[in-house]
RNA sequence: CGUUUAUCAAGAAAGACUUAGGGAUAAGGCCCUAUCAUAGUCUUAGCAACCCGCAUUGAGCUAAUAAACCGGCAAAAAAUGCGAAGGUGCUAAUUCCUUCUUCAACACUGGUUGAAGGCAGAUAAACA
Numbered sequence: 001c002g003u004u005u006a007u008c009a010a011g012a013a014a015g016a017c018u019u020a021g022g023g024a025u026a027a028g029g030c031c032c033u034a035u036c037a038u039a040g041u042c043u044u045a046g047c048a049a050c051c052c053g054c055a056u057u058g059a060g061c062u063a064a065u066a067a068a069c070c071g072g073c074a075a076a077a078a079a080u081g082c083g084a085a086g087g088u089g090c091u092a093a094u095u096c097c098u099u100c101u102u103c104a105a106c107a108c109u110g111g112u113u114g115a116a117g118g119c120a121g122a123u124a125a126a127c128a
Base pairs, nucleotide, nucleotide: 002127003126004125005124006123007122008121013044014043015042016041017040021032022031023030026099027098028097029096045091046090047089050087051086052083053082054081055080056079060073061072062071095120100117101116102115103114104113105112106111
């Protein structure tokens, strides 16, 4: 770098150096930013249960549905609770919002709003 699966409306900061734009990509918005943002390095702090540890429960679990298919995890899995020592990660705004599809409502000429699902992205684990 790639593939698969899961989660993404919660939570949590300051200082020093550095620096002019930044919020992943393209566009449209809207925000942050010389009252010094963003990326990077260092110091200290915090959040979080993904891996991890313990306990309970336990044969199926996962969108789990009225019933399924595919995929994934399974003999202690999944679920619940506790734990921040360790491995990561994170600490503006829903992944800041939308742009792709479907449905519904309102409008009436390719619109507005809402919901669901995709694409992409981020993080974790596993695999190669």
The RNA shown here (SAM riboswitch aptamer (S box leader)) has 128 nucleotides and comes from a Chlorobiota bacterium.
Its mean pLDDT, the model's own confidence on a scale to 100, is 79.
The sequence is in RNAcentral, with records from Ribocentre.
Its Rfam family is "SAM riboswitch aptamer (S box leader)". Rfam describes the family as follows. The SAM riboswitch is found upstream of a number of genes which code for proteins involved in methionine or cysteine biosynthesis in Gram-positive bacteria. Its Rfam clan is "SAM clan".